Background
RNAcentral holds the full RNA, with entries from ENA and SILVA. A computed fold for a 523-nucleotide part of an RNA from Pseudomonas sp. P2(2015b), annotated as small-subunit ribosomal RNA, 5' domain. The organism belongs to Pseudomonas, within Bacteria. The coordinates come from a structure-prediction model, not an experiment, and the mean pLDDT is 80.

[in-house]
Context: one part of a larger RNA
RNA sequence: AUUGAACGCUGGCGGCAGGCCUAACACAUGCAAGUCGAGCGGUAGAGAGAAGCCCGCUUCUCUUGAGAGCGGCGGACGGGUGAGUAAUACCUAGGAAUCUGCCUGAUAGUGGGGGAUAACGUUCGGAAACGGACGCUAAUACCGCAUACGUCCUACGGGAGAAAGCAGGGGAGGAACGGGCCUUGCGCUAUCAGAUGAGCCUAGGUCGGAUUAGCUAGUUGGUGAGGUAAUGGCUCACCAAGGCUACGAUCCGUAACUGGUCUGAGAGGAUGAUCAGUCACACUGCUACUGAGACACGGUCCACUUUUAUACGGGAGGCAGCAGUGGGGAAUAUUGGACAAUGGGCGAAAGCCUGAUCCAGCCAUGCCGCGUGCCCGAAGAAGGUCUUCGGAUUGUAAAGCACUAAAAGUUGGGAGGAAGGGCAUUAACCUAAUACGCUAGUGUCUUGACGUAUACCCCCCCAUAAGCACCGGCUAACCAAGUGCCAGCAGGCGCAGUAAUACAGAGGGUGCAAGCGUUAAUC
Numbered sequence: 001a002u003u004g005a006a007c008g009c010u011g012g013c014g015g016c017a018g019g020c021c022u023a024a025c026a027c028a029u030g031c032a033a034g035u036c037g038a039g040c041g042g043u044a045g046a047g048a049g050a051a052g053c054c055c056g057c058u059u060c061u062c063u064u065g066a067g068a069g070c071g072g073c074g075g076a077c078g079g080g081u082g083a084g085u086a087a088u089a090c091c092u093a094g095g096a097a098u099c100u101g102c103c104u105g106a107u108a109g110u111g112g113g114g115g116a117u118a119a120c121g122u123u124c125g126g127a128a129a130c131g132g133a134c135g136c137u138a139a140u141a142c143c144g145c146a147u148a149c150g151u152c153c154u155a156c157g158g159g160a161g162a163a164a165g166c167a168g169g170g171g172a173g174g175a176a177c178g179g180g181c182c183u184u185g186c187g188c189u190a191u192c193a194g195a196u197g198a199g200c201c202u203a204g205g206u207c208g209g210a211u212u213a214g215c216u217a218g219u220u221g222g223u224g225a226g227g228u229a230a231u232g233g234c235u236c237a238c239c240a241a242g243g244c245u246a247c248g249a250u251c252c253g254u255a256a257c258u259g260g261u262c263u264g265a266g267a268g269g270a271u272g273a274u275c276a277g278u279c280a281c282a283c284u285g286c287u288a289c290u291g292a293g294a295c296a297c298g299g300u301c302c303a304c305u306u307u308u309a310u311a312c313g314g315g316a317g318g319c320a321g322c323a324g325u326g327g328g329g330a331a332u333a334u335u336g337g338a339c340a341a342u343g344g345g346c347g348a349a350a351g352c353c354u355g356a357u358c359c360a361g362c363c364a365u366g367c368c369g370c371g372u373g374c375c376c377g378a379a380g381a382a383g384g385u386c387u388u389c390g391g392a393u394u395g396u397a398a399a400g401c402a403c404u405a406a407a408a409g410u411u412g413g414g415a416g417g418a419a420g421g422g423c424a425u426u427a428a429c430c431u432a433a434u435a436c437g438c439u440a441g442u443g444u445c446u447u448g449a450c451g452u453a454u455a456c457c458c459c460c461c462c463a464u465a466a467g468c469a470c471c472g473g474c475u476a477a478c479c480a481a482g483u484g485c486c487a488g489c490a491g492g493c494g495c496a497g498u499a500a501u502a503c504a505g506a507g508g509g510u511g512c513a514a515g516c517g518u519u520a521a522u523c
Base pairs, nucleotide, nucleotide: 001522002521003520005519006518007517008516009515012370013369014368015367016366017365018363019362020328025326026325027324029323030322031321034073035072036071039070040069045064046063047062048061049060050059051058052057053056080281081280082279089206090205091204092203093202094201095200098198099197103194104193105192106191107190108189109188110187111145113143114142120135121134122133123132124131125130151159152158153157165186166185167184168183169182170181207253208252209251214244215243216242219241220240221239222238223237224236225235226234256278257277258276259275260271261270262269263268284303285302306317307316308315334360336359337358338357342356343354344353345352346351373403376400383394384393385392386391407464409459412457413456417450420446421445422444423443424442425441426440427439429437467512468511469510470509471508472493474491478507482503488495489494
């Protein structure tokens, strides 16, 4: 000088930051990932109208429509933690044998068919979780046929392989009124290129121990095959006998790495909280499935540990997400508000979801700023302390007089964080179209958790606000009384045995100040 600090005494306000370093210990409860009706069938319910009559319930039509289901996209991001890992990681510099949903640009296509299944209905089993049988139905779900830029092979030739529709508006034609046709928009299929993201390879660098000196059998290389998105002993068969090592292999211990942070004149040393990049993990161990992407924190299967309810047959769970609880510990916060902003997922959009995030609450944990008044004021008051008893000191300090209003407080006013979005309308583009859509503008309505002082302004009153450590020398600051090698102090030197500036209390002083000291730790 510094700290993610703790402890003791004390404590007015604000701004900006930070806040389980220990048990990767166990977790009650709530929330943290959904969304789309413009992919699909369609229900319960609600409202209006009509018909039937058995006169208050049946059917039909129109409008609206939760919950559940099929289907799509997203749950591989975001958030947490640092257990493992000394190299499969990280940092720096290169490389070739790869994939890449959504996004951007480009080319071509989007023809014609089929059979199911959930929901639902009936029924059965089970305490529950859940499951079985029969029957009905739809799709952007599923499967063939046609065509094929590209791709494969023995390459004149042959083989395998795609697709899906939906929404808005509508002139002619047709009269079945509907994506059948036209157009606009969103999709779908194939291919090429880009962007982004990811996988792989090489080199160099990255803690300690030699009281660890030899290590290695898929081990090192080759041929062939398999496998992968892709190279490769990645895996396998055969063949050869190699490969690493005193420039420290192997083994043991410790440890996530970096940008950075602290210190220092620098060189270095120490460190890796917050913020940012990379990696690893998700009760412990293993496994694959789905998918563009996982061997998947809030997915699956199995085993283990443990908790839990049970009708004892079988089940359910995993906070190293945000809060919160117990435990451990010197020690670390609220079971808060909102999606208003920024961003993310879904959606054509409105919008919905979002403990990401933005805010508020708690804590002097840190840094910074402000305040606890200011100008005068000698009778140098009283009181305290000391005294040579004259006085000295506390001390302009107080009292008293005048002044100010920053914080706290009262009342009223009051920005900015708001960009957007809905409706109407004008112009350009699109088009057969003055529809629709889209872009730009105009008008109007509307969106703030924070926030019952928002910041800030007005008003008001000296009222509501100072402690802590030290005073032998190092080291700024001294006296008297008490104690008597006792009680005690102490960073080291040392102090105390009857005149202690070193102990304890007092007066005075010194240093910092909403803090001050101590302890721990680093330079």